[in-house]
Formats: sequence, structure tokens, C1' cells
RNA sequence: GCCUCAUCGAGACCGGCAGAGGGACAGGCCCGACGAAGCCGGGGCAACCAACGGUGCCAACCACACCGUGAAGGUGCCAACUCCUGCCGCAGCACAGGACUGCGGUCAGAUGAGUG
Repeated sequence: GCCUCAUCGAGACCGGCAGAGGGACAGGCCCGACGAAGCCGGGGCAACCAACGGUGCCAACCACACCGUGAAGGUGCCAACUCCUGCCGCAGCACAGGACUGCGGUCAGAUGAGUG
């Protein structure tokens, strides 16, 4: 990097160094010299994996599935719904198209777990 599965409307910031960018991409719209990215220290959020307990399945064990507990382990995260939209469809909308608004499903992306 590719592939598979799950989740993505909740939650959680201070200090130091540094010095102009950042929010994946594109268009918007935002954040930023009252200090961006990045690095370091500390703090916090959450509960994916791991841990522990239970239930189902089983003759039993393992495996698997589900539920729960906790947060000292491995990750992750700490502006804005993944900031919004992107492709398709439906509705608002008497006919067609466009615009707008709302909804649904994809795509893309992010994170975790797994496979080779």
C1' cells in the first nucleotide's frame, strides 16, 4: 500500500520550543500573529483490541456471538456532524428542467481489528 469487518450527530486542553500555515482531496465555509503545522512535557476523552465476569451454542472443552465491568496494558482521539457538499435516488413541487431544502443509499476519508 491492497483486501475484509466494525464504527464515525456523543466526549475530551494546558504549558514550553517554533514561526505561517491548517481543516485528507476539489468547491465552499471556517480556524490561525489574542500564534497555524510540527516537536516536547503534562492533562483529559473514549472504550476498538487486550484483560476480567456472565449468557447463548456444546455432553464437555475450545472456538464463535452477545451483554456487562474497569481503565494500571496496545492503539486512537481532544474547533465546527467525517465542518458542509461531491455520485445516485426520493420528497417538498401542479408538468419538465434548473436552483434550494430535507431524507435515504453509495463513493471518498478517518480510526480500530484481522488476512496475505